Glycine riboswitch aptamer from Halieaceae bacterium MED-G27, 89 nucleotides, folded computationally. NCBI's taxonomy places the organism under Bacteria, Pseudomonadati, Pseudomonadota, Gammaproteobacteria, Halieaceae. Its Rfam family is "Glycine riboswitch aptamer". Rfam describes the family as follows. This family represents the bacterial glycine riboswitch. The sequence was found by an Rfam model in a public genome assembly. The prediction has a mean pLDDT of 77.
[in-house]
RNA sequence: UGUGUUCAGUAGGGAGAAGUCGGUCUCGGCCGAUGCCGAAGGAGCAACCGCCCCGGUAAACUCUCAGGCGAAAGGACCUGCUGAAAUCC
Numbered sequence: 001u002g003u004g005u006u007c008a009g010u011a012g013g014g015a016g017a018a019g020u021c022g023g024u025c026u027c028g029g030c031c032g033a034u035g036c037c038g039a040a041g042g043a044g045c046a047a048c049c050g051c052c053c054c055g056g057u058a059a060a061c062u063c064u065c066a067g068g069c070g071a072a073a074g075g076a077c078c079u080g081c082u083g084a085a086a087u088c089c
Stems, first nucleotide, its partner, number of pairs: 005085009018034001020033005035069003041065001042063003048056003
């Protein structure tokens, strides 16, 4: 100093699923019930590998603990910008 990698910040985009039922009420909301969703987070497993009893190890797959099911908020992930770290030259 350059490309890619990781992390953080920032801007934009960003899906799914009952505006259900009941109770209460200051009519905004709260509580309960059932039905559903997967893309915060969390958990689980293959191939493969190992020191081979056993263990390590993945997801956008699976589970739905959590979260969510009008809007808002949140939102994995993608793109742009900025900064830092590590590696290489």